Molecule: c-di-GMP-I riboswitch aptamer
Organism: Halanaerobium saccharolyticum
RNA sequence: CUAAAUAUUUGGCAAAAUCAUUGAAAAAUGGUGACGCAAAGCUAUGGGUCUAAGGGAUUUUAAUAUCUAUGACUGCCAGGCUGCCUGU
Numbered sequence: 001c002u003a004a005a006u007a008u009u010u011g012g013c014a015a016a017a018u019c020a021u022u023g024a025a026a027a028a029u030g031g032u033g034a035c036g037c038a039a040a041g042c043u044a045u046g047g048g049u050c051u052a053a054g055g056g057a058u059u060u061u062a063a064u065a066u067c068u069a070u071g072a073c074u075g076c077c078a079g080g081c082u083g084c085c086u087g088u
Base pairs, nucleotide, nucleotide: 005088006087012037013036017032018031019030020029021028022027035075041081042080043079045078046077047076048073049072050071054068055067056066
């Protein structure tokens, strides 16, 4: 220096719920709070899931069901990039 397995320290992040705000919604941001996480750090690149404002189509004189991301989810799974520790 490289690869694999395993161990450890200082710490790190923050689910649900709730309050406030933003948004058509999904959801996001901040506070409280910890379910958990060795990348639960960044990235919407691939797959997947969620929502349907706007647009389309149907039908009938009025409504709800329907199609569609340009929207969202990285704590759904991968890919890419980066980081902490250093005992065998």